[in-house]
This is a predicted structure of a 71-nucleotide RNA (transfer RNA) from a Minisyncoccota bacterium.
The organism belongs to Minisyncoccota, within Bacteria.
The prediction has a mean pLDDT of 83.
The RNAcentral record of the sequence draws on ENA.
RNA sequence: GGACCUGUAGUUAAAUGGUAGAACACUACCUUCACACGGUAGGAAUAUAAGUUCGAUUCUUAUCAGGUCCA
Repeated sequence: GGACCUGUAGUUAAAUGGUAGAACACUACCUUCACACGGUAGGAAUAUAAGUUCGAUUCUUAUCAGGUCCA
């Protein structure tokens, strides 16, 4: 320098173009003498920008970050 892949919650990880879901973690409460386990409830996310569309996590383009391969 070129080609390709990935980017969603603190972490992992789903989602046919139609209300962004779950697990662990976190907070509060219940339980316990106390801790742990367990139960209930709650907060928290689509890398950035533009385009297409009635509607974009999803399609297109550019940028950014990470990774693989070739030279």